RNA sequence: GCCAGAGUAACUCAGUUGGUAGAGUAGGGGUUUUGUAAACCUCAAGUCGUUGGUUCAAGUCCAAUCUCUGGCU
Numbered sequence: 001g002c003c004a005g006a007g008u009a010a011c012u013c014a015g016u017u018g019g020u021a022g023a024g025u026a027g028g029g030g031u032u033u034u035g036u037a038a039a040c041c042u043c044a045a046g047u048c049g050u051u052g053g054u055u056c057a058a059g060u061c062c063a064a065u066c067u068c069u070g071g072c073u
Stems, first nucleotide, its partner, number of pairs: 001072007010025004019056001027043005049065005
């Protein structure tokens, strides 16, 4: 330099032929226990890497750009 993939909650990841952003773990509160752990209930946490474009509507489609991973030279 070229090709491909990835970027979504603190962490690990779902979310597909565009139509209300979710799960597990972690965190706050509560029930239970003599107490802890476990179990159960509940709450909070996101302008979906960034900037634009298409559309009534974009995590999803298009362009550019940043970071990371793999391959080729």

Source information
A computed fold for a 73-nucleotide RNA from a Fidelibacterota bacterium, annotated as transfer RNA. Rfam family: tRNA. Rfam describes the family as follows. Transfer RNA (tRNA) molecules are approximately 80 nucleotides in length. NCBI's taxonomy places the organism under Bacteria, Pseudomonadati, Fidelibacterota.